The RNA shown here (SAM riboswitch aptamer (S box leader)) has 97 nucleotides and comes from Salinicoccus roseus. Model confidence (mean pLDDT): 87 of 100. It matches the Rfam family "SAM riboswitch aptamer (S box leader)". Rfam links the family to the GO term regulation of gene expression. Taxonomically the source falls in Salinicoccus (Bacteria, Bacillati, Bacilli, Caryophanales).

This record gives sequence, structure tokens and C1' cells, in this order.
RNA sequence: UUAUCCAGAGAAGUGGAGGGAUUGGGCCCUGUGAAGCUUCAGCAACAGGCCGUAAAGCACUGUGCUAAAUCCCGCAAGCCGCAGGCUUGGCAGAUAA
Repeated sequence: UUAUCCAGAGAAGUGGAGGGAUUGGGCCCUGUGAAGCUUCAGCAACAGGCCGUAAAGCACUGUGCUAAAUCCCGCAAGCCGCAGGCUUGGCAGAUAA
């Protein structure tokens, strides 16, 4: 820089108090055991590879991922039945090339 981000997929061991990126708010997970680490398992076609006229398909290789929409909101615009809700865009972030 470009593409995607409402789909999908967890057990065991270790560890011992936090975690959900950051900051503020909300909400949620967590001693019925958080983060981290290890092993195994799984999900996923981004790149390579295989297959194919093509479209598609295949987890073999390199990554990635496996609570909740990137958990939700924040900024701007618009709309509505206006303590609020909805839509679009933006900011920030994640992953791949």
C1' cells in the first nucleotide's frame, strides 16, 4: 500500500491472578482456575503447492486463528416512533500478501 474482519474452530498438562490490543465508559470471562508456556486436536483457501479448460475443490508447505461482531460505544453525517435506536463513513487495531 492492497484485501478481509456479523462465518468457523478446544481439550489435557503446567501455572497461580488476572484477562477481553491501547485510553475512557459499558458489558463480559475468571480459584468450578485468568494471562503465559507445552502437547495434542481443530478451524480457515491469504500466499506457495496439488487438481482442474475454467469456476470450484484439497490443510501438503508458510503464516494466522480456536468466548461474546475487532464484545459494544467513543469521531462525523444522515434517518426514526428520540432518556433511546438504526444506517453509512471515519479513527484505532488484527491477519495476509